[in-house]
Context: one part of a larger RNA
RNA sequence: UGACGGGGGCCCGCACAAGCGGUGGAGCAUGUGGUUUAAUUCGAUGCAACGCGAAGAACCUUACCUACCUUUGACAUACUUGGAAUCCUGCAGAAAUGCGGGAGUGCCUUCGGGAACCAAGAUACAGGUGCUGCAUGGCUGUCGUCAGCUCGUGUCGUGAGAUGUUGGGUUAAGUCCCGUAACGAGCGCAACCCUCGUCCCUAGUUGCUAACAGGUAAAGCUGAGAACUUUAGGGAGACUGCCGGUGACAAACCGGAGGAAGGUGAGGAUGACGUCAAGUCCUCAUGGCCUUUAUAGGUAGGGCCACACACGUGCUACGAUGGAAAGUACAAUGGGUAGCCAACCCGCAAGGGGGAGCCAAUCUCUAAAAACUUUUCGUAGUCCGGAUUGGAGUCUGAAACUCGACUCCAUGAAGUUGGAAUCGCUAGUAAUCGCGAAUCAGAACGUCGCGGUGAAUACGUUCACGGGCCUUGUACA
Numbered sequence: 001u002g003a004c005g006g007g008g009g010c011c012c013g014c015a016c017a018a019g020c021g022g023u024g025g026a027g028c029a030u031g032u033g034g035u036u037u038a039a040u041u042c043g044a045u046g047c048a049a050c051g052c053g054a055a056g057a058a059c060c061u062u063a064c065c066u067a068c069c070u071u072u073g074a075c076a077u078a079c080u081u082g083g084a085a086u087c088c089u090g091c092a093g094a095a096a097u098g099c100g101g102g103a104g105u106g107c108c109u110u111c112g113g114g115a116a117c118c119a120a121g122a123u124a125c126a127g128g129u130g131c132u133g134c135a136u137g138g139c140u141g142u143c144g145u146c147a148g149c150u151c152g153u154g155u156c157g158u159g160a161g162a163u164g165u166u167g168g169g170u171u172a173a174g175u176c177c178c179g180u181a182a183c184g185a186g187c188g189c190a191a192c193c194c195u196c197g198u199c200c201c202u203a204g205u206u207g208c209u210a211a212c213a214g215g216u217a218a219a220g221c222u223g224a225g226a227a228c229u230u231u232a233g234g235g236a237g238a239c240u241g242c243c244g245g246u247g248a249c250a251a252a253c254c255g256g257a258g259g260a261a262g263g264u265g266a267g268g269a270u271g272a273c274g275u276c277a278a279g280u281c282c283u284c285a286u287g288g289c290c291u292u293u294a295u296a297g298g299u300a301g302g303g304c305c306a307c308a309c310a311c312g313u314g315c316u317a318c319g320a321u322g323g324a325a326a327g328u329a330c331a332a333u334g335g336g337u338a339g340c341c342a343a344c345c346c347g348c349a350a351g352g353g354g355g356a357g358c359c360a361a362u363c364u365c366u367a368a369a370a371a372c373u374u375u376u377c378g379u380a381g382u383c384c385g386g387a388u389u390g391g392a393g394u395c396u397g398a399a400a401c402u403c404g405a406c407u408c409c410a411u412g413a414a415g416u417u418g419g420a421a422u423c424g425c426u427a428g429u430a431a432u433c434g435c436g437a438a439u440c441a442g443a444a445c446g447u448c449g450c451g452g453u454g455a456a457u458a459c460g461u462u463c464a465c466g467g468g469c470c471u472u473g474u475a476c477a
Base pairs, nucleotide, nucleotide: 001477002476003474004473005472007471008470009469010468011467012466013465015461016460019425020424021423022422023421026316027315028314029313030312031311032310033309034307035306042053043052064302065301066300067299068298069297070296073125077124078123079121080120081119082118083117086103087102088101089100090099091098092097107114108113127291128290130289131288132287136285137284138280139279140278141276143274148187149186150185151184152183153182154163155162156161167178168177169176193268194267195266196265198236199235200234201233202232203231204230208225209224212223213222214221239262242256243255244254245253246252318418322377323376324375325374326373327372334365335364336363339358340357344353345352346351384415389410390409391408392407393406394405395404431453432452433451434450435449436448437447
């Protein structure tokens, strides 16, 4: 000087408390451990691994296993020889591949040849998702969006170092003020950036419809309009600016006014010096090591989907604030040409037919759902719950056996609110309800977004957890 303390003081955080809803019990989905297996590819392992890499394993992917094959190789550069390339096709085979048949002779040319491509040969070499993340770059997580981390000069100390950065107030903040052997400065904080919230200006189609006219069962449907909504460009606006009080005449705090918004307006992006030899050599790059008829390459089939069990994360429930039936209303974000697919018809349905429109404020996905109204069920393992299983189908795709999603009929399991323990959340939040997108042929209860309905509680900081500052002790570094 740090680190640590079941030392002290001050302060903060959904950290506790106050509340609301969960997890832990059930079934299923998914990831992991374990076990099994020819293989169940590999990585991630307290917080900070476990719906993680994987924004999507039937083949492919695929790295694993088995079988069958290749050896200058699937791919790159260089050399020689031959042939244009390419297309059609027979046999064997699971295919890779092997053995054949036929068509075709192009482009440039100084006629030597050349460009591209194919085949064969030889050698340098290719190849490796093989090892080492404890050799590395890059990228990322974490403490933590915590308020810290440092430097120059000066001063003090023999020196390691200290001071500044401590103290009194204050703040979300090393934020600001005052004091001060310090005076300044840098990286962080804040602001500058984006979105939302109010108003104004500009513009008016594909969007809008107040007034006028036409028109309908109804409808911006039509003429028209440029007000409103909206769209998307530009501006205004919020600064403790104003008033009162407290304070040290300061910084600031408390209350109020006006205002769409008030003290950081709300949310996002933004992550200091560093820590964990944290993670990644399976994105990529790369040193070293290893392999080179194999640890490389091709094909088919299988596996990654196994299942006495254990754990994590979710979904659906256990019901009446509910289930079912009928009617009826209101969104936003987004996507669409190898695409989205309307009207209409068929089918109980998944879906099929059909073909209009749309490269989209025009057409379409698109029905929002919870909500509301009426009826029914009457506390029951039920008209709750839907697992499981049988049958029949639809769609995608060469192909749904291993191993897809969905529909219909039948079946109708556990489950009556969950022990110890434990998690999230402070407002348009929690809870609840549906919708969209990426990936994607098909395949979400996951992920990332969007809107609808919309709470309760916070006395407070004694205690448990994490963190910041000062101080103290130490046989620790």
Record summary
The part of an RNA shown here (small-subunit ribosomal RNA, 3' major domain) has 477 nucleotides and comes from a metagenome. The coordinates come from a structure-prediction model, not an experiment, and the mean pLDDT is 85.